[in-house]
This is a predicted structure of a 100-nucleotide RNA (SAM riboswitch aptamer (S box leader)) from an Actinomycetes bacterium. Its mean pLDDT, the model's own confidence on a scale to 100, is 83. The organism belongs to Actinomycetes, within Bacteria.
RNA sequence: UCAUCAUCAAGAGCGGCUGAGGGACGGGCCCUUUGACGCCGCGACAACCAGCUCCCCACCCCGGUGUGGGAACCAGGUGCCAACGCCCGACCGAUGAGAG
Numbered sequence: 001u002c003a004u005c006a007u008c009a010a011g012a013g014c015g016g017c018u019g020a021g022g023g024a025c026g027g028g029c030c031c032u033u034u035g036a037c038g039c040c041g042c043g044a045c046a047a048c049c050a051g052c053u054c055c056c057c058a059c060c061c062c063g064g065u066g067u068g069g070g071a072a073c074c075a076g077g078u079g080c081c082a083a084c085g086c087c088c089g090a091c092c093g094a095u096g097a098g099a100g
Stems, first nucleotide, its partner, number of pairs: 001099002004097005013042005021031003025089004043081001045079001047078003051073001053071004057066004085092001
């Protein structure tokens, strides 16, 4: 970066610094000086990937393998911790995986 795939009504906050905006965009509605956004620290959550265990399935050199499906665990890589992606809209966006 994307003419790809998946998900987006589940889940989870405190402290410090700063100081007026923020919830992507338009409209609404809402959060916010009883400090928003942001940064830092710690903590949590568990969606995807990885790992591990088990079950099913497939294959074969019958004891293994995995290119398949599922469940539990974990918290390593990302992510995430107001409101259903806050609501409606759109040729919308975000995150993960993959590819270049």